[in-house]
RNA sequence: GGUCGCGUAGAUCAGCGGAAGAUCGCCUGCACGACAAGCAGGAAGUCGUUGGUUCGAAUCCAACCGUGACCA
Numbered sequence: 001g002g003u004c005g006c007g008u009a010g011a012u013c014a015g016c017g018g019a020a021g022a023u024c025g026c027c028u029g030c031a032c033g034a035c036a037a038g039c040a041g042g043a044a045g046u047c048g049u050u051g052g053u054u055c056g057a058a059u060c061c062a063a064c065c066g067u068g069a070c071c072a
Base pairs, nucleotide, nucleotide: 001071002070003069004068005067006066007065010024011023012022013021018055026042027041028040029039030038048064049063050062051061052060
């Protein structure tokens, strides 16, 4: 330099046009002699950036940024 993939909550990942969810973690309460486990509730996302398509984009298109694999 070229080809292909990936970027979504603190972490690991789902969601592939109708507008974002799970598990773990974190916070509060219940319960326990206490801790853990358990039960109930809650916070936390400009969906990598910019532009485009569309009535509507995390999802489709382009460029760029980051990261990984392969080729040279």
This is a predicted structure of a 72-nucleotide RNA (transfer RNA) from Phycisphaera sp.
The coordinates come from a structure-prediction model, not an experiment, and the mean pLDDT is 81.
The source organism's lineage runs through Bacteria, Planctomycetota, Phycisphaerae, Phycisphaerales and Phycisphaera.
Its Rfam family is "tRNA". It is annotated as a transfer RNA. From the family's description: Transfer RNA (tRNA) molecules are approximately 80 nucleotides in length.